[in-house]
Molecule: FMN riboswitch aptamer (RFN element)
Organism: bovine gut metagenome
RNA sequence: UCUUCGGGGCGAGGUGCAAUUCCUCACCGGCAGUGAAAGCCUGCGAGCCUGUUUAGGUUGAUUUGGUGAAAUUCCAAAGCCGACGGUACAGUCCGGAUGGAAGAAGA
Numbered sequence: 001u002c003u004u005c006g007g008g009g010c011g012a013g014g015u016g017c018a019a020u021u022c023c024u025c026a027c028c029g030g031c032a033g034u035g036a037a038a039g040c041c042u043g044c045g046a047g048c049c050u051g052u053u054u055a056g057g058u059u060g061a062u063u064u065g066g067u068g069a070a071a072u073u074c075c076a077a078a079g080c081c082g083a084c085g086g087u088a089c090a091g092u093c094c095g096g097a098u099g100g101a102a103g104a105a106g107a
Stems, first nucleotide, its partner, number of pairs: 001107005011025004026092002028082002030044004039080002047058004062078005084095003
């Protein structure tokens, strides 16, 4: 420098004119780092706000016990969190997005 890759999840029942949005149960977890494997430890990306642009700002959530040299990362248990627009109120549907990107692999 080029190429490729690079986000998952509503199943059942209830109410209702109408809900994958409400209620009960269910399901999901980007990238790098960290004495040991992380959605909730640190940082980053995405998202959101401002700006003509470079860029700047903002940005969720965990405890207890056990093992161990070492773990808020493993095991056990109980919790918690999830942009914007649309629509009967959405982490899971549709849309911006056949987009962008942290980064990974290869040549």